[in-house]
RNA sequence: AAGCAGGACGCUUAGGGUUCCGCCGCUUUCCCAGCGGGUCAGGUCCGAGAAGCGUCACCCUUUUGGCAAAAUCCGAAAGGGCACACGGCGGGCCAAAAUCCCGGGAGGU
Numbered sequence: 001a002a003g004c005a006g007g008a009c010g011c012u013u014a015g016g017g018u019u020c021c022g023c024c025g026c027u028u029u030c031c032c033a034g035c036g037g038g039u040c041a042g043g044u045c046c047g048a049g050a051a052g053c054g055u056c057a058c059c060c061u062u063u064u065g066g067c068a069a070a071a072u073c074c075g076a077a078a079g080g081g082c083a084c085a086c087g088g089c090g091g092g093c094c095a096a097a098a099u100c101c102c103g104g105g106a107g108g109u
């Protein structure tokens, strides 16, 4: 200097808005229905690369089964590894928004 890799999913949390529920207001004697309100703590819902936990995958070492034997291949077990990570504007999805997706992007160190 260049290349490859730095993985996937589930359950949560930070966070998010307002389709539904609830709540509030108006409309009503009341009820039902309707309209409005997310500068309504909530339930449903969405939800992190740089958050948590877990399950797999992948890599290394050792052991072990299958073949006459070895390697390869297929499978199993034990141990270890899986680091680091500042980040717009703008656009997109769903009802809408978001640390969701574009995106470990642009840019920065």
Base pairs, nucleotide, nucleotide: 007056008055009054010053011052012051015046016045020043021042022040023037024036025035026034058081059080060079061078062077063076064075065074066073084104086107090102091101092100
Molecule: Guanidine-I riboswitch aptamer
Organism: Epibacterium ulvae